[in-house]
RNA sequence: AGCACGCUAAGGUCUAAUCCCCGCCUGAGGCGGGGAGCGGGGGAACCAGGGUGCCCCGGGGUGUACUCCGUAGGCUCGGAGUGGGCAGCUCCUUUCAGCCCUAACCCGUCAGCUAACCUCGUAGACCACUGGAGGAGGCGGA
Numbered sequence: 001a002g003c004a005c006g007c008u009a010a011g012g013u014c015u016a017a018u019c020c021c022c023g024c025c026u027g028a029g030g031c032g033g034g035g036a037g038c039g040g041g042g043g044a045a046c047c048a049g050g051g052u053g054c055c056c057c058g059g060g061g062u063g064u065a066c067u068c069c070g071u072a073g074g075c076u077c078g079g080a081g082u083g084g085g086c087a088g089c090u091c092c093u094u095u096c097a098g099c100c101c102u103a104a105c106c107c108g109u110c111a112g113c114u115a116a117c118c119u120c121g122u123a124g125a126c127c128a129c130u131g132g133a134g135g136a137g138g139c140g141g142a
Base pairs, nucleotide, nucleotide: 001008002007003006011127012126013125014124018036019035020034021033022032023031024030025029037122038121039120040119041118042117047112058110059107060106061105062104066081067080068079069078070077083101084100085099086098088129089137090136091135092134094133095132096131097130
C1' cells in the first nucleotide's frame, strides 16, 4: 500500500537460512525435485593424548547465550562481569554515548585435530526503527 481481514507486496532487523530452474496439482497459491550460494557435522597422517594418587561420575553438538555473587541445594528473580546485536550508499576486529539480548534445542554411551571422502540444513521471529566522531571507498554535483 492492497483487500481475499489475515494474508500478499514493497522497505528493513536478527539469522547460514538467499537466488535460479523443472515438473505436477491447481490458481492472492500448494506440493515434489534439481542447481548455485551460504552454513553445520562426521572423517587419515602429523600433532595432541599417554604415568601415579585422590575426588566426582557419562560425554558431545548447533548457537553470542558463559562465569561469579545474593545462597548450604534447586527454580525464579536481582546484581556484577563476559559475549552478541542495533537500520535507508557500502565497509571498518576504530572510537564515544545510548538501547536490547545474554535463550532454546539436539545426539544417545559415541565423535580431539583432520587432506581425500561422506553427510545434513537453508527455518523461524520481528519493525526495539541509533546517534556522534574518525578512516577507506562508491555515486552525484560544482
c-di-AMP riboswitch aptamer (ydaO/yuaA leader) from a Chloroflexota bacterium, 142 nucleotides, folded computationally. It matches the Rfam family "c-di-AMP riboswitch aptamer (ydaO/yuaA leader)". About the family: This family represents a conserved RNA structure found upstream of the ydaO and yuaA genes in Bacillus subtilis and related genes in other bacteria. Gene Ontology terms of the family: regulation of gene expression and cyclic-di-AMP binding. The organism belongs to Chloroflexota, within Bacteria. The prediction has a mean pLDDT of 78.